The prediction has a mean pLDDT of 79. This is a predicted structure of a 180-nucleotide RNA (FMN riboswitch aptamer (RFN element)) from Actinoplanes sandaracinus. Its Rfam family is "FMN riboswitch aptamer (RFN element)". Gene Ontology term of the family: FMN binding. The model forms 100% of the base pairs in the Rfam consensus. The organism belongs to Actinoplanes, within Bacteria. The sequence was found by an Rfam model in a public genome assembly.

[in-house]
RNA sequence: ACGCGCUGGCGGGACUCGGUGAAAUUCCGAACCGGCGGUGAUCCGACGCGCAAGCGACGGUAAGCCCGCGACCCGGACGACGUUCUUCGAAACGGCGGACGGUGGACCUGGUGAGACUCCAGGGCCGACGGUUGAUCAGCUGGAGAGCUGGUCAGACAGUCCGGAUGGGAGACAGCGCGC
Numbered sequence: 001a002c003g004c005g006c007u008g009g010c011g012g013g014a015c016u017c018g019g020u021g022a023a024a025u026u027c028c029g030a031a032c033c034g035g036c037g038g039u040g041a042u043c044c045g046a047c048g049c050g051c052a053a054g055c056g057a058c059g060g061u062a063a064g065c066c067c068g069c070g071a072c073c074c075g076g077a078c079g080a081c082g083u084u085c086u087u088c089g090a091a092a093c094g095g096c097g098g099a100c101g102g103u104g105g106a107c108c109u110g111g112u113g114a115g116a117c118u119c120c121a122g123g124g125c126c127g128a129c130g131g132u133u134g135a136u137c138a139g140c141u142g143g144a145g146a147g148c149u150g151g152u153c154a155g156a157c158a159g160u161c162c163g164g165a166u167g168g169g170a171g172a173c174a175g176c177g178c179g180c
Stems, first nucleotide, its partner, number of pairs: 002179007010171001016030004032159001033127002035069004043060003047056003064125002073102003078097002081094004085089001107123005129163003133154009
């Protein structure tokens, strides 16, 4: 150095101005943001060869939309737990964890060149789930302001706000043990 195991902390960014409106960081105009691994013709570093142009291998580094992964969502063998009981169970019910499986977004044109969806120029595109406003009627709570529940009518639609989430996590790193 490599392989396996264990442990540890780390591990996502972004609303500013104007417009409409009763109400918008949600709509409209302009602006703003981009997780992880891989690939990689850029760039940087030091090295070797060469008179030189340059060539070679090494380390670092370059993609939101190329190949994959993660978060969200759906299913889930199985696991422990809780509750129930003429039956104490390989039971029923409940939430929780969960290997694994599934679903799941977006790029073109021109230039350079041997070669580019990665470079340069230009123009595009994408971004889980839930929440969000007003009027009015009824009921309930309250001393009141007001709030809650339900109905009716109208409305406004989130990558960026709030929430699940002090969660999960691709993974990068460090330490320890064993093997070689």